[in-house]
Predicted 3D model of a 366-nucleotide part of an RNA (large-subunit ribosomal RNA, domain IV) from a Bacteroidales bacterium.
The prediction has a mean pLDDT of 86.
Taxonomically the source falls in Bacteroidales (Bacteria, Pseudomonadati, Bacteroidota, Bacteroidia).
Context: one part of a larger RNA
RNA sequence: UCAUGGCUAAGGAACUAGGCAAAUUAACCCUGUAACUUCGGGAGAAAGGGUGCCAUUCUUUUUUUAUUCUUCUAUUAGAGGGAUAUAAGGGGGAUGGCCGCAGAAAAAUGGCCCAGGCGACUGUUUAUCAAAAACACAUGGCUCUGCUAAAUUUAAAGAUGACGUAUAGGGCCUGACACCUGCCCGGUGCCGGAAGGUUAAGUGGAGAUGUUAUUCUGACUUCGGUUGGGAGAAGCUUUGAAAUGAAGCCCCGGUAAACGGCGGCCGUAACUAUAACGGUCCUAAGGUAGCGAAAUUCCUUGUCGGGUAAGUUCCGACCUGCACGAAUGGUGUAACGAUCUGGGCACUGUCUCAGCCAUGAGCUCG
Numbered sequence: 001u002c003a004u005g006g007c008u009a010a011g012g013a014a015c016u017a018g019g020c021a022a023a024u025u026a027a028c029c030c031u032g033u034a035a036c037u038u039c040g041g042g043a044g045a046a047a048g049g050g051u052g053c054c055a056u057u058c059u060u061u062u063u064u065u066a067u068u069c070u071u072c073u074a075u076u077a078g079a080g081g082g083a084u085a086u087a088a089g090g091g092g093g094a095u096g097g098c099c100g101c102a103g104a105a106a107a108a109u110g111g112c113c114c115a116g117g118c119g120a121c122u123g124u125u126u127a128u129c130a131a132a133a134a135c136a137c138a139u140g141g142c143u144c145u146g147c148u149a150a151a152u153u154u155a156a157a158g159a160u161g162a163c164g165u166a167u168a169g170g171g172c173c174u175g176a177c178a179c180c181u182g183c184c185c186g187g188u189g190c191c192g193g194a195a196g197g198u199u200a201a202g203u204g205g206a207g208a209u210g211u212u213a214u215u216c217u218g219a220c221u222u223c224g225g226u227u228g229g230g231a232g233a234a235g236c237u238u239u240g241a242a243a244u245g246a247a248g249c250c251c252c253g254g255u256a257a258a259c260g261g262c263g264g265c266c267g268u269a270a271c272u273a274u275a276a277c278g279g280u281c282c283u284a285a286g287g288u289a290g291c292g293a294a295a296u297u298c299c300u301u302g303u304c305g306g307g308u309a310a311g312u313u314c315c316g317a318c319c320u321g322c323a324c325g326a327a328u329g330g331u332g333u334a335a336c337g338a339u340c341u342g343g344g345c346a347c348u349g350u351c352u353c354a355g356c357c358a359u360g361a362g363c364u365c366g
Base pairs, nucleotide, nucleotide: 001361002360003359004358005357006356007355008354010352011351014350019347027051028050029049030048031047036041038176052098053097054096055095056094057093058092059091060090061089062088063087065085066084067083068082069081070080071079072078073077099103111345112344113343114342115341116340117339118337119336123135124134140173141172142171143170144169145168151160152159153158177332178331179330180329182262183261184260187259188258189255190254191253192252193251196250197249198248202244203243207239208238210236211235214231215230216229217228218227219226220225263281264280265279266278267277290324291321302318303317304316305315306314
């Protein structure tokens, strides 16, 4: 000097990002207990009091013994019930006394309250830096599936689903409960439709290409032939127009608890300001209820109020919502939370500001 413990005058969060850490509280009995509430809770709310030992006394209970009353039976007796007394133990109360700083005498053993955000809750999770507001959840909704079900797996057989059968099973979203869940189907998706347009392979085969039996013709010729050019049947070959041709797409309709979307500009009231009102442009439709500087607000430490001597945080309002908003759920909400944020009481070496002690390590000497 460090580590781990113990104690500390006065103050008591002045420390610090933040009461982190430590301290406080603590057991049992009694009294008492608010807002709010889903009437269950909240609640061990909070806030108070008591606790040792000795003596006397009251009460209760268990067991022993004795006496006595009574009921029943299988009646010299046995079994059950009650009362009184007795002895030994256990529990509780009252009164008086005793000792100590201290009587739950050690150890173990909740600190509490107020307000707000988020998530209803118990639960689950990044084995080894994150336990949460993330996941799950009961609830609600949409959608697929009629059984050889849909869905999943597999090359197939087979298997799961399920030895289930729409109050079942799969997928997606939401996330207790209360009050609710507005408008838009133009785009994308899904579902339905089939008149027309487009359209593949296939069918079809008009026509065309190549080849040449034959035929016409040029040149040369030793008259035997050689070598060019044109036309060209059948067959074979290479192709191939019209026509026909499903789903899909185009098209028509539905569907938002499907993916998603939910406006500008200008003017106007007898102070001013503002605009219930009017005009105009655009759109599929222009954001309804509720909430709102919010886990969302840039400007911003917005403005006002509260709390403080002093408050970029916090709480209550306002609304100018850069860029809330309704199951990508909206707004509330008792209970719950090793959650996050702000405040208070108690408490303390967190601090003013350090000191001492114990144990261990280090350091110096040996």